This is a predicted structure of a 91-nucleotide RNA (c-di-GMP-I riboswitch aptamer) from Cohnella candida. Taxonomically the source falls in Cohnella (Bacteria, Bacillati, Bacillota, Caryophanales). The prediction has a mean pLDDT of 85.
[in-house]
């Protein structure tokens, strides 16, 4: 120097919830807050999966700013797999 477990070390991120803002919603952003995480860093144009259904289509009806079904061009990386990057460094 390289590989390497994650015992230890430096630290890092931040679930639920609360408040404010954006959004039709899912959800996102910010502040507070910590359930947890060795990648809970990035990638949604790597693949799968999940969520929402505004627009759109179809059907129904009591014909309405109505109800239902289907459907991302919307969302989720703290759902899984993959890819890229990264801290410490026992034997």
């Nucleotide at each position: 120097g390289u590989c390497g477990a994650u015992a230890a070390u430096u630290g890092g991120c931040a679930a639920a919830c609360u408040u404010g803002c954006c959004g039709a919603a899912a959800g996102g952003c910010a502040a507070g807050g910590a359930c947890g995480c060795a990648a809970a860093g990035c990638u949604a144009c790597a693949g799968g999966g999940u969520c929402u259904a505004a627009c759109g289509u179809u059907c129904g009806c009591u014909c309405g700013u109505c109800g239902a079904a289907c459907u991302a061009c919307g969302a989720c990386a703290g759902c899984c797999u993959g890819g890229c990057u990264g801290c410490c460094g026992a034997a």